[in-house]
């Protein structure tokens, strides 16, 4: 250097144009249960890597640019 793959809540992950307000599971925070701690209910917290383009409408499709991985000489 050239290709190919992926980048969503604090972690895992679903979601591949519109059907919801981006869904869950642990975590974390209140509150219920408990003589208390766990456990168990319930409620909240908190996300589409940047930047452009198509489009009525983009987390999704393209392009760039950033980072991870993998392939080849």
């Nucleotide at each position: 250097g050239c290709c190919c793959u992926c980048a969503u809540c604090g972690u895992c992950u679903a979601g591949g144009g519109g059907u919801c307000c981006a869904g869950g599971a642990c975590a974390c925070u209140a509150g219920g249960u408990u003589u208390u701690c766990a456990u168990c209910c319930u409620a909240g917290c908190g996300g589409c890597a940047g930047g452009g383009g198509u489009u009525c409408g983009a987390a999704u499709c393209c392009c760039c640019u950033u980072g991870a991985g993998g392939g080849u000489a």

This is a predicted structure of a 73-nucleotide RNA (transfer RNA) from Halanaerobium saccharolyticum.